Transfer RNA from Trichonephila inaurata madagascariensis, 72 nucleotides, folded computationally. Its Rfam family is "tRNA". Rfam's curators write: Transfer RNA (tRNA) molecules are approximately 80 nucleotides in length. The family's RNA type in Rfam is transfer RNA. The coordinates come from a structure-prediction model, not an experiment, and the mean pLDDT is 84. The organism belongs to Trichonephila inaurata, within Eukaryota.
[in-house]
RNA sequence: GGGUGUAUAGCUCAGUGGUAGAGCAUUCGACUGGAGAUCGGGAAGUCCCCGUUUCAAAUCCGGGUGCACCCU
Numbered sequence: 001g002g003g004u005g006u007a008u009a010g011c012u013c014a015g016u017g018g019u020a021g022a023g024c025a026u027u028c029g030a031c032u033g034g035a036g037a038u039c040g041g042g043a044a045g046u047c048c049c050c051g052u053u054u055c056a057a058a059u060c061c062g063g064g065u066g067c068a069c070c071c072u
Base pairs, nucleotide, nucleotide: 001071002070003069004068005067006066007065010024011023012022013021018055026042027041028040029039030038048064049063050062051061
């Protein structure tokens, strides 16, 4: 230099154009003598950035950035 993949909650990841989700973690409550386990509720995400297409974009398309891998 060329190519491919990837970026979504604190962490690990789902989500193939129509309300952003799960597990773990966190917080409150129930339970307990206290804790753990278990059960119930809550909070937490400008979906990496800038544009494009569309009535509508995390999702399509273009560009950029970070990371991983392959080729040179």